[in-house]
RNA sequence: AAUGAACCGCCUGGCGGCAUGGAUUAGGCAUGCCAAGUCGAGCGCGAAAUCCCGCUCUUCGGGCGGAGAUUAGAGCGGCGAACGGGUGAGUAACACGUGAGUAACCUGCCCCUCGGCUCCGGAAUAGCCCCGGGAAACCGGGAUUAAUGCCGGAUACGGCAGUGCAGCCGCAUGGCUGCGCUGUCAAAGGUUGACGCCGGCCGGGGAUGGACUCGCGUCCCAUUAGCUUGUCGGUGAGGUAACGGCUCACCGAGGCCGAGACGGGUAGCUGGUCUGAGAGGACGGUCAGCCACACCGGGACUGAGACACUGCCCAGACUCCUACGGGAGGCUGCAGUCGAGAAUCAUCCGCAAUGGGCGCAAGCCUGACGGUGCGAUGCCGCGUGAGGGAUGAAGGCCUUCGGGUCGUAAACCUCUGUCAGGGGGGACGAAGAACUGACGGUACCCCCAGAGGAAGCCACGGCUAACUACGUGCCAGCAGCCGCGGUAAUACGUAGGUGGCAAGCGUUAUUCGGAAUUACUGGGCGUAAAGGGUCCGCAGGGGGUCUGCCAAGUUCUGCGUGAAAGCCCGCGGCUCAACCGCGGGUUGGCGUGGAAAACUGGUGGACUUGAGUGCACGAGGGGAGAGCGGAAUUCCCGGAGUAGCGGUGGAAUGCGCAGAUAUCGGGAAGAACACCAGCGGCGAAAGCGGCUCUCUGGCGUGCAACUGACCCUCAGGGACGAAAGCGUGGGUAGCAAACAGGAUUAGAUACCCUGGUAGUCCACGCUGUAAACGUUGUGCACUAGAUGCCGGCGGCACUCCGGUGCUGUCGGUGUCCAAGUUAACGCGAUAAGUGCACCGCCUGGGGACUACGGCCGCAAGGCUAAAACUCAAAGGAAUUGACGGGGGCCCGCACAACCGGUGGAGCAUGUGGCUUAAUUCGAGGCUACGCGAAGAACCUUACCCGGGUUUGACAUAUAUCUGCCCGCCUGUGAAAUCAGGUUUUCUCUUCGGAGACGGAUAUACAGGUGCUGCAUGGCUGUCGUCAGCUCGUGCCGUGAGGUGUUCGGUUAAGUCCGGCAACGAGCGCAACCCGUACCGUCAGUUGCCAUCAGGUAAUGCUGGGGACUCUGACGGGACUGCCCGUGUCAAGCGGGAGGAAGGUGCGGAUGACGUCAAGUCAGUAUGGCCCUUACACCCGGGGCUGCACACGUGCUACAAUGGGCGGCACAGAGGGAUGCAAUGCCGCGAGGCGGAGCGAAUCCUCAAAACCGCCCCCAGUUCGGAUCGGAGUCUGCAAUUCGACUCCGUGAAGGCGGAAUCGGUAGUAAAGGCGUAUCAGACACGGCGCCUUGAAUACGUUCCCGGGCCUUGUACACACCGCCCGUCACAUCAUGGAAGCCGGAUGCACCCGAAGUCCCCCCACUGAAUUGUCAGAAAAGGCUGUAGUUAUCAUCUGCAGCGCAAUCGCUUU
Repeated sequence: AAUGAACCGCCUGGCGGCAUGGAUUAGGCAUGCCAAGUCGAGCGCGAAAUCCCGCUCUUCGGGCGGAGAUUAGAGCGGCGAACGGGUGAGUAACACGUGAGUAACCUGCCCCUCGGCUCCGGAAUAGCCCCGGGAAACCGGGAUUAAUGCCGGAUACGGCAGUGCAGCCGCAUGGCUGCGCUGUCAAAGGUUGACGCCGGCCGGGGAUGGACUCGCGUCCCAUUAGCUUGUCGGUGAGGUAACGGCUCACCGAGGCCGAGACGGGUAGCUGGUCUGAGAGGACGGUCAGCCACACCGGGACUGAGACACUGCCCAGACUCCUACGGGAGGCUGCAGUCGAGAAUCAUCCGCAAUGGGCGCAAGCCUGACGGUGCGAUGCCGCGUGAGGGAUGAAGGCCUUCGGGUCGUAAACCUCUGUCAGGGGGGACGAAGAACUGACGGUACCCCCAGAGGAAGCCACGGCUAACUACGUGCCAGCAGCCGCGGUAAUACGUAGGUGGCAAGCGUUAUUCGGAAUUACUGGGCGUAAAGGGUCCGCAGGGGGUCUGCCAAGUUCUGCGUGAAAGCCCGCGGCUCAACCGCGGGUUGGCGUGGAAAACUGGUGGACUUGAGUGCACGAGGGGAGAGCGGAAUUCCCGGAGUAGCGGUGGAAUGCGCAGAUAUCGGGAAGAACACCAGCGGCGAAAGCGGCUCUCUGGCGUGCAACUGACCCUCAGGGACGAAAGCGUGGGUAGCAAACAGGAUUAGAUACCCUGGUAGUCCACGCUGUAAACGUUGUGCACUAGAUGCCGGCGGCACUCCGGUGCUGUCGGUGUCCAAGUUAACGCGAUAAGUGCACCGCCUGGGGACUACGGCCGCAAGGCUAAAACUCAAAGGAAUUGACGGGGGCCCGCACAACCGGUGGAGCAUGUGGCUUAAUUCGAGGCUACGCGAAGAACCUUACCCGGGUUUGACAUAUAUCUGCCCGCCUGUGAAAUCAGGUUUUCUCUUCGGAGACGGAUAUACAGGUGCUGCAUGGCUGUCGUCAGCUCGUGCCGUGAGGUGUUCGGUUAAGUCCGGCAACGAGCGCAACCCGUACCGUCAGUUGCCAUCAGGUAAUGCUGGGGACUCUGACGGGACUGCCCGUGUCAAGCGGGAGGAAGGUGCGGAUGACGUCAAGUCAGUAUGGCCCUUACACCCGGGGCUGCACACGUGCUACAAUGGGCGGCACAGAGGGAUGCAAUGCCGCGAGGCGGAGCGAAUCCUCAAAACCGCCCCCAGUUCGGAUCGGAGUCUGCAAUUCGACUCCGUGAAGGCGGAAUCGGUAGUAAAGGCGUAUCAGACACGGCGCCUUGAAUACGUUCCCGGGCCUUGUACACACCGCCCGUCACAUCAUGGAAGCCGGAUGCACCCGAAGUCCCCCCACUGAAUUGUCAGAAAAGGCUGUAGUUAUCAUCUGCAGCGCAAUCGCUUU
């Protein structure tokens, strides 16, 4: 785009025109129409109702006559019924299409301005009547009768048959015409007053219709490859309208087939229709042509025509009637009905028109046809209004709350009048006078009223035109493909809006297109699917140079045909269009005449370059057979010799004291041939390797003698064909499937080891496969080079004559590349480049190198080769990452080395779990777990129980009322609260009021630690202080992308240097910043005190001082700067000097692009959702502290490097006003009393280990301190749940910790104490800091973990915590097999057998014809002989040409 469509899509539907409508059950049919009748001018019969008061009788019923009546009705006869109408079952066929042929044919009605004739007779029969049978259908018998029915005879222009002669013609058989002879063959009448008209018979011609034959065309399957006996042909006969095996007898053995026979499946064919740019593809409904069929099957009759839709006979199935004896029927005609189905209409009107049948005609008949109806089934047209109209109304929807949008849309105003409605008029179609219209009072015209009665459907994620909100929450659902939906869905549902189409819109189904995705036009095969394992070769396809002829192909041109309709163009008719009419064009094709001769082809002649032959030379694991050789292995014998050998990662099995292994000598056997050996050679491929001989194939080079296109390719076919395997026989040293044992392992039917049989070997025969691979078919030609090797032949130079060097050329075999090509990789004269020829093969993945069938095979199996079902991919090449029990290089307390811990104990703390009314919440490997929490008794607090509040504890605003606020008191209660009392009154003022502040009421709103960290901001953790991550321009690539950033060095570092199609740049690194270590300068109180002076019991206590320490501000200092070595003259590295410090001095701050949907909605902020007398707020109490357990992080220990007691010394950094607190007094102590001083370099707080001494003496202790009892202190409203501390008493586990695991590289670890934030206090043993004492160790980078760079592989990309394979279990689906069983179709053979045709026989009727015999007549013919002539045939022969064979020659055996 299209359709004969369908749709329960819970769709919708105004009008008209023109078309169209049983696609399925060729299933069954009620009923109606009876859809095929007609003719009285072919014929014989022949009513009735009724009318006529016509006649008559009368039993009053009637009878008779006339009209009705040229009647109805049936019958005989004629024509028609073979047309028209329906359907597509069958049919793969001369069925259809197209073009020819019939000299092999028929043709009623029709036409001829063609010819002739129509005479004389005869016998029957239906009807009617009578009789009989039967339920019926119907039938039988008798009597009688007519014809255009039937029959005989006559005639014969003529036809037909036979035959003689003549002329003309044809492609063959042969045809036509004419003249004779013989035989044979006709007829019907009707009507009219009449002319006449209509008929009849014999012929000729035409037209029309039909029959037959042939060329070409006409679907799928080769998993259908062979088919055929009337089969193929001949002779003769029969039959037919006619040819013919159409049929039959005889004779012969043929005929068809790979260009697809035979078989199977499917199907009516065509004009055309749909699609497509076309070529094609699909289809064959309506209309038209042809065919076939008529319940299923068979058969003939009649006829001009049938094997006959509404005829006949038989058989069958089905339905109906029946008196059970028998009968009837055939809608695939028009309507209609049932059934089946997703699905297809009225039991309508009319013969007015067109056409058909009959008839002289009038006319009759006609479900053909003309019309109407039904169905949006299709196409076309029209309408549902038009113009104006902005407060952009109301309302809906959205909203950032401003507004936007539906939207000039509506309302409203002004109009119009199509369609529908009402009224009036009113056709053409009628056929040239009149009559005659189903449609139809229709189309059309006029008038009237009135915007009134008339819009839906689908879509809106991309493809694809059109977006928001709400609802829902992987649910419900959507979906053509990709895919949407798991709480912010433009994808589901609804709404608003928008887009599209419109009386329709969507969906489904189907066809073509897109699809160059079967490629003729117009594709491919190295790796994506695809080159046959290799060669030979018949058919087939293709084929070198020159030339003559032919004209099959080809080209040009004429003629015939190519139906109409359709398509296209033009014109015209319905108002337009659809539709219709007229004219024109097109029609590839087929037939036929003529012309041309370039090309292809055919034929004749010639040529040598393709191909082959010859001669000469050459290389070679080419093939077959026979023989020979040495090394090694194993076995046997002997010598000598002793305890092991062997084997492995390590072992064991195994062998060995019965003497192995190792070693020497001898012997036997089988298999394979080291070195040479190659990147090398040969072969068609498979493949081929010691040496010699015999036989033998192919190849290369040189020469240019010979043949003269002999060539290339190759479906089928044939031969060869690794390994394994099979058969028969042999052989067997080594090796070695199976097997056995030993190991390994979770297991180990494996890898390793010890053994070991088939086999490996030979002969003969099978098998016929392979990653049979260059994954690249064969042949020929053309298209730059460079270089190596192998085999030839030349040239030049040199030569020690062996050869060497250089150069050219042919063949082979490799490598690298130009152009070109390729998706890329790559290929690149050995093409995957450019062409030609031929063959093979491919068409998404799986199923499936499968099943079934066939062929082959001894078997194993091979060759050929599907479908169901299923998936939305499978795949190629390359790219970037990630990953690897891949590689290279390199880092890090990563390992190693060393020190100290954790894991065991008790306690503290966090977490899980359990418990609970609640034990609020979050954090979850590293990167949660002394984490949020730098302070849970109340508060905090978010949780639970209970008691209360509702504009609220808090913010803003409005309105009204009221009052300052605040404070105090009483009652109630656990408190919150509630109720009441009391006190007091602000500013301005126009004296009304206004304002500030508070309260009450009302309303907007507040409030939420309710949810979503996977909607977010911000902040943070981690990889990781790792050295990386990118950009611009350029260059490379079709592209992803690459280059730069790789490489060689170097560094802590993408740090620097060098090189380089790159050159630069940014974020990171480093530096800049802070602290610390040294020095200087400045400054000198509260710090300091060397010198001077003063003073004290003592003290920088005082004067004073700035020297020192210190404080804190500014500077200096370190940069590989210097030297040596090394390195690429580099960057740098190693060492050294100097220096407080040396190669980043040390420590901190600083964290690239990004990753983990990492963490946090409970810190705050914030979108959305949710709650609103509660999920908000207040209060009391409880809980967050609960305890069988488990884990993390810590503290204290287990002791003598220790504990206790006593003595005594040395810090830093901090803190202090609701604060730190001295001296003093009290208390054993926590602490109390008290209070100098200090907002602090001034006052307060200010060490411990260490060191000195004494005791303890290895013990559950003078270790250890848990737990418990008692007594206290302090904070606080309050220490019961639930604080810390003190004293006395108690004195648990624990004796250094399993597997495992953590930290640390120097002022570090370890050990020791001190301070501080939070804080009333404190569960702090935690965090953050400070100083004191102060080590050990690092060989090294193999391994573990993490990381960086380069490279490699990849089937990974959620990226190895990836991907992914097979069994098993259950369920479901599809397919194969299956003993059998059932149904259908079919081949062959056989049996029974209806109707009927043909033949034969019998009976009846007719007695024409035919036939026979006899007699007669006439003509023709026959037979025989002679002569002549012509034609043909046979034999022989001469000459010429061609072919085959023998001879000859050559070759082979």

This is a predicted structure of a 1453-nucleotide RNA (small-subunit ribosomal RNA) from an uncultured bacterium. The RNAcentral record of the sequence draws on ENA and SILVA. It matches the Rfam family "Bacterial small subunit ribosomal RNA". Model confidence (mean pLDDT): 83 of 100.